The prediction has a mean pLDDT of 81.
A computed fold for a 73-nucleotide RNA from Propioniciclava soli, annotated as transfer RNA.
It matches the Rfam family "tRNA". It is annotated as a transfer RNA.
RNA sequence: GCCCCCGUAGCUCAGGGGACAGAGCAGCGGCCUUCUAAUCCGACGGUCGGAGGUUCGAAUCCUCCCGGGGGCG
Repeated sequence: GCCCCCGUAGCUCAGGGGACAGAGCAGCGGCCUUCUAAUCCGACGGUCGGAGGUUCGAAUCCUCCCGGGGGCG
């Protein structure tokens, strides 16, 4: 330098054009317990890496850029 994959909650990941963007874990509150842990319940937590474009509508499609990983030279 070229090619491929990935980037969504603090972490690990679903969601591949229209539903209020979801789960698990962590953290927080509650329940329980003499106390703690575990279990159970609840609430919170997101400018979907950035900027443009397409579209009535974009996390999702296209382009460029940024970051990470892999391959070739």